Small-subunit ribosomal RNA, 3' major domain from Tahibacter amnicola, 478 nucleotides, folded computationally. Lineage of the source: Bacteria > Pseudomonadati > Gammaproteobacteria > Rhodanobacteraceae > Tahibacter. The prediction has a mean pLDDT of 84.
Context: one part of a larger RNA
Order: sequence, then C1' cells, then structure tokens
RNA sequence: UGACGGGGGCCCGCACAAGCGGUGGAGUAUGUGGUUUAAUUCGAUGCAACGCGCAGAACCUUACCUGGCCUUGACAUCCACGGAACUUUCCAGAGAUGGAUUGGUGCCUUCGGGAACCGUGAGACAGGUGCUGCAUGGCUGUCGUCAGCUCGUGUCGUGAGAUGUUGGGUUAAGUCCCGCAACGAGCGCAACCCUUGUCCUUAGUUGCCAGCACGUAAUGGUGGGAACUCUAAGGAGACUGCCGGUGACAAACCGGAGGAAGGUGGGGAUGACGUCAAGUCAUCAUGGCCCUUACGGCCAGGGCUACACACGUACUACAAUGGUCGGUACAGAGGGUUGCGAUACCGCGAGGUGGAGCCAAUCCCAGAAAACCGAUCCCAGUCCGGAUUGGAGUCUGCAACUCGACUCCAUGAAGUCGGAAUCGCUAGUAAUCGCGGAUCAGCUAUGCCGCGGUGAAUACGUUCCCGGGCCUUGUACA
Repeated sequence: UGACGGGGGCCCGCACAAGCGGUGGAGUAUGUGGUUUAAUUCGAUGCAACGCGCAGAACCUUACCUGGCCUUGACAUCCACGGAACUUUCCAGAGAUGGAUUGGUGCCUUCGGGAACCGUGAGACAGGUGCUGCAUGGCUGUCGUCAGCUCGUGUCGUGAGAUGUUGGGUUAAGUCCCGCAACGAGCGCAACCCUUGUCCUUAGUUGCCAGCACGUAAUGGUGGGAACUCUAAGGAGACUGCCGGUGACAAACCGGAGGAAGGUGGGGAUGACGUCAAGUCAUCAUGGCCCUUACGGCCAGGGCUACACACGUACUACAAUGGUCGGUACAGAGGGUUGCGAUACCGCGAGGUGGAGCCAAUCCCAGAAAACCGAUCCCAGUCCGGAUUGGAGUCUGCAACUCGACUCCAUGAAGUCGGAAUCGCUAGUAAUCGCGGAUCAGCUAUGCCGCGGUGAAUACGUUCCCGGGCCUUGUACA
C1' cells in the first nucleotide's frame, strides 16, 4: 500500500422487512448428471453451466458409430497431355461409384495458339470440428450502470509511498458547494443519441370523414373535404426557471403554483481502471505440436431421440373468481412473390378443390383472447384434469419404422394446492389474457425475442441475512 476480520462509524441495492405470485409434491416438455450403448459427437459446471452454443438433429445438418469406397484428393495455385462446355438413354450397385451410349462441336485468333470449363498424369501442396482458451487475437460473461480508477506539476517522507481523492454538508453519482499544500487534468457519472408522453407547423395517399351532397340491405361506397384521428419530417416544451420555508449569505432539500409532463418524467442504447490464467482453438483468425492410402475425403444405414435413477428450467393442472354451450365487443406490433392467399364449394375436423387481390398504410395471414350477456353443471376424482393407449385420417417431404406435427372417435392415469428449503416482482410493474416474428419443406416452440388487452397489493423501517461504496481500526496474511 492492499486484502481480510463472527472490529467500529456512515450509506445504498426487491438485500431483509411489508405484500402478491410462484418453484420444491403430480403429469408432460426441455436441458444436464449418471448409467447404457457400436455410437449415444463436442463444448458450457457456484453466483456468472444446466429451454446454454442449437433463431428449429427424420435424410441433410453431423463433427459420432458400423459397413462400402477414394488417395494431388470435395476445395486453391502452378505444369504436361487430351477434350468445347454441356447433354440423352441404359446396365450393375444400398449409394458413393463403375461400365456402355446419344446429341453437340460454340467464343477470340497474328492460324502457332489462347480464354472459360471438363478429364487424365506427376509432384510441390491441399485437407484436419485433431491437441493446447494455461501460447494468442477477436468477441463475451461477471463484479456493476457499482462510483469509482488514475495522471501532470507542486509539497511532505531516507524510502515504499502520501497529498490531491481526506474533512463539513449534499446528491442517483469523485453530483455539486464550502474548507484545505495543494493547483489543474484525463477515463468514468451526467448531458449529447433512440423511443414514449403534450402542443404547433408542413404534407394529405393506400390512411381519415366534422360539415355539404349522392347512393346502398350494409360499408368512406362515390363526389368532395383538409377540420379530427393517423402517418412522418421539422419545431416548441422542463431549466429547480418562478413563489414560500429550511440551510452556512452556499450547494441543496421540503412544500406550492402553473403545466400534458417536475426535479434523472418513463423505457432503451451506452459498461471506467481492472478482477475471475472466467468462457470460446467447434463462428472466425492464429503460434506451437500432431495426422498425411488417414486424425483427410465420398456414400448408405444407424446414433445425437437410449433409461433402474438424480437435479435445473418451463408448460398444464388440481377447479365454481371455475368447466361447457350459445351470442356480442375492443388491440398493438409484425410477416408475405419458390410467398400471403380472400369470396365460393366439399369435409364433423385437420384439410382439400379453386384461384380474386396483393411486391402491400391499398390485398392477405386475421376469428384477438381474457372481458361482457344468457344457459347449464352443484363440490363429485366430477360435465375438474388431461397423461397414456387403441382405431381411423390430414399435411409436409425422395422418405415420417427407429424419430414429425395436426385432426376425429374411443380411452380416460397422476393430481384435491405441495416437507425442509427456495425464486421473481415497487406500477401500467407483478399477476393474468391472447397476437406476431426469427430459424424453418415440415416440426418436438410449453423455448426465445417482441406486441398489445385487463390490471393489483405493499414498503413501518435498516436490528438481522446477502452483495456493494466511503472513512477508520487490528493483523503472525501478500
């Protein structure tokens, strides 16, 4: 100087407390451990691994296993020789591949040949998701959006170092004020950026319809309008600016006015010096090492989907604030040409036929659901719950056996609110309800990322648990 303390002081955070809803019990989904296996590819492992890499494993992917094959190689550059490239058909084979076969002879040219592409041959080389993340770059997590981390000059100290950065207040903040052997400065904080909340201006099509007409069973449907909503560009607006009080005549704090909004208005992006030899050599790049008729490459099938078990994360429930049936209403944000697909018809349905319109503020996906209004069930393992299984089908796709999703009929398991323990959340939040998207032929999505609808309770307080910041003290630790 740090680090540590079941030392002290001050302070903060859904850290506790106060509340609301869960997890832990059940079934299923999914990830992991373990076990099994020819293989169940590899990585991630306290917080910060475990619905993680994977925004989608039937083949492919795929790195694993078994078997069949190749050896200048699937890919790159160079050389020689041959052939335009390309294409039709047949045979063998699981295919890779091997054999036979048809059409075609193009472009440039100094007529030697050349360019693109294909085949054969020789070697230089290719190739490696092989090892090392403890050789690395890059990227990322974490402490933590915590308020800190430093430097120049000066001063003090023999020196390591100290000072500044401590102190008195204050703040979300090393934020600001005052003081001070310090005076300044940098990286952080804040602001500048995006979005949302109010208003104005401009612009009105595909969006809108107040007033004026026309028309319809009905609809901005038509003429028209530019008011309103909205769209999207520019501006205004919030700054402790104003008033009162407290304070040290300060910074600031408390209350008030006006205001759509008030003291960082809400949300996001933004992550200092560093820590964990944290994670990643399997995104990529890369040093070193290793393989080179194989640790490279091609193919078929299998595996990654196994299952006495254990754990994590979710979904669905156990019901009446509910289930079922009928009727009625209101979103936002997205996606669409190898695509979204309306009206209509067929089917109980998944879906099929068909194809209007739409490269989309125009058309489509698209019925929002909870809610509301009625009816029914009457506390029961039930008209709760839906696992499991049997049968019959639909769709995608060469192909649904291993191993897809969905539909219909039948079946109807566990489960009556969950031990010890443990998680999230302070407001349009939790809880609850549906909608969309990426990936994607299809889908294991109950995942992830977004969107809106309905919409709470509680916070006395900081003694305690956890994490963190500042000052101080002890130390046989570095």